A computed fold for a 352-nucleotide part of an RNA from an uncultured bacterium, annotated as small-subunit ribosomal RNA, central domain. Model confidence (mean pLDDT): 82 of 100.
Context: one part of a larger RNA
RNA sequence: CUGGGUGUAAAGGGAGCGUAGACGGUGCGCCAAGUCUGGAGUGAAAUGCCGCAGCUUAACUGCGGAACUGCUUUGGAAACUGGCGAACUAGAGUGCGGGAGGGGUAAGCGGAAUUCCUAGUGUAGCGGUGAAAUGCGUAGAUAUUAGGAGGAACACCGGUGGCGAAGGCGGCUUACUGGACCGUAACUGACGUUGAGGCUCGAAAGCGUGGGGAGCAAACAGGAUUAGAUACCCUGGUAGUCCACGCCGUAAACGAUGAUUACUAGGUGUCGGGGACCCCAAGGGUUUCCGGGUGCCCCGGCAAACGCAUUAGUAAAUUAACCUGGGGAGUACGUUCGCAAGAAUGAAACUC
Numbered sequence: 001c002u003g004g005g006u007g008u009a010a011a012g013g014g015a016g017c018g019u020a021g022a023c024g025g026u027g028c029g030c031c032a033a034g035u036c037u038g039g040a041g042u043g044a045a046a047u048g049c050c051g052c053a054g055c056u057u058a059a060c061u062g063c064g065g066a067a068c069u070g071c072u073u074u075g076g077a078a079a080c081u082g083g084c085g086a087a088c089u090a091g092a093g094u095g096c097g098g099g100a101g102g103g104g105u106a107a108g109c110g111g112a113a114u115u116c117c118u119a120g121u122g123u124a125g126c127g128g129u130g131a132a133a134u135g136c137g138u139a140g141a142u143a144u145u146a147g148g149a150g151g152a153a154c155a156c157c158g159g160u161g162g163c164g165a166a167g168g169c170g171g172c173u174u175a176c177u178g179g180a181c182c183g184u185a186a187c188u189g190a191c192g193u194u195g196a197g198g199c200u201c202g203a204a205a206g207c208g209u210g211g212g213g214a215g216c217a218a219a220c221a222g223g224a225u226u227a228g229a230u231a232c233c234c235u236g237g238u239a240g241u242c243c244a245c246g247c248c249g250u251a252a253a254c255g256a257u258g259a260u261u262a263c264u265a266g267g268u269g270u271c272g273g274g275g276a277c278c279c280c281a282a283g284g285g286u287u288u289c290c291g292g293g294u295g296c297c298c299c300g301g302c303a304a305a306c307g308c309a310u311u312a313g314u315a316a317a318u319u320a321a322c323c324u325g326g327g328g329a330g331u332a333c334g335u336u337c338g339c340a341a342g343a344a345u346g347a348a349a350c351u352c
Base pairs, nucleotide, nucleotide: 004323005322006321007306008305014201015200016199017198021194022193023192025088026087028085029084030083031082033081034080035077036076037075038074039073040072041071042070049065050064051063052062053061054060091191092188093187094186095184096183097182098181103177104176105175106174107173108172109171110154115149116148117147118146119145120144121143125136126135162169163168206247207246208245209244210243211242215241216240220236221235222234223233258319259318260316261315262314263313266297267296268295269294270293271292273290274289276286277285278284279283301308302307325352326351327350334345335344336343337342
């Protein structure tokens, strides 16, 4: 390389948008590049292959044949691929009518709780633990009442419930704004799928500048425990956690399962929508049906098994990514990016 693979054995890119490329719906007409078919030229000879012959045989040699799977040229075919033309509506999209949602951004508002400050009541403890001690407290703590300040997070509802491409998103209101779904069938007419590079987004921690700082809390200090205890437990406590702007670009970024399309038994929940029916009138209920989301169980099938079971099945000559024994090593070197931390790309010797 081929072949075979990628849930758990090595292997799914963190996610999206999209360029080149690859692949691509239905019927019709034309062309003939690919494709198929006939002719001609060429494909030197020798070698090689097949047959026959000559040296006693063989090697060797001679003769004949096929072949040389190719290239050029010329005539033809038009199913498929391709090109061109005009058309179609089943893919895709737009319009119109709806309801659902912690989807996003910004601004404002709210109550509970912790902490702190002030004032009142009040007196000797509080706090903490397995037990203690450090710590706080007669300069009046803890407890309790009233008032105030400030920051962060939003109990109950809350749910294998919802939304989002992923990361993720949860008090309330307003403004702006993205997507999905259902119904309808007016419009466009293949406008599609995937996507190397590229661009954008991307938890937490970390970094830069400026704010903010209640609680929590790496580091650090003290008290315990212990043989020791650079820990687990306790008392404190700084970065950080929060906000704005800018970087970083990684995670067990997980469903450890790339995307799209078609097909393939059922059962049972649930979320939002539609149809039908019933009770009724604003609304509610039931059922089965339709298409969408999310769970559970289980056939056929698949799988090494576990299990998956609208997929991990069957297919698409669909498409891009990745794997090829363990260690060395996600290391070294080089390069690119970064303020740095580091990230990305990514070996070999050697060894088993």